[in-house]
RNA sequence: UGGUUUUUAGCUCAAUUGGUAAGAGCAACUGACUUAUAAUCAGUAGGUUAAGGGUUCGAGUCCCUUAAGACUUC
Numbered sequence: 001u002g003g004u005u006u007u008u009a010g011c012u013c014a015a016u017u018g019g020u021a022a023g024a025g026c027a028a029c030u031g032a033c034u035u036a037u038a039a040u041c042a043g044u045a046g047g048u049u050a051a052g053g054g055u056u057c058g059a060g061u062c063c064c065u066u067a068a069g070a071c072u073u074c
Stems, first nucleotide, its partner, number of pairs: 002072006010026004019057001028044005050066005
């Protein structure tokens, strides 16, 4: 310098090739149980899907640019 790839909740990851409420586990909080803690059970909250723009009736998903990380070629 060129190429490939990743970015979604505090963390690790889904989302079935664009389709109508963006979920799961762990963590956090509340309640039950217990003498108490832990464990267990029930529930609650938490998201500008990296940023910006475009296509479309509709975008986490497709296209472009940018940022950061990883791998790779010279």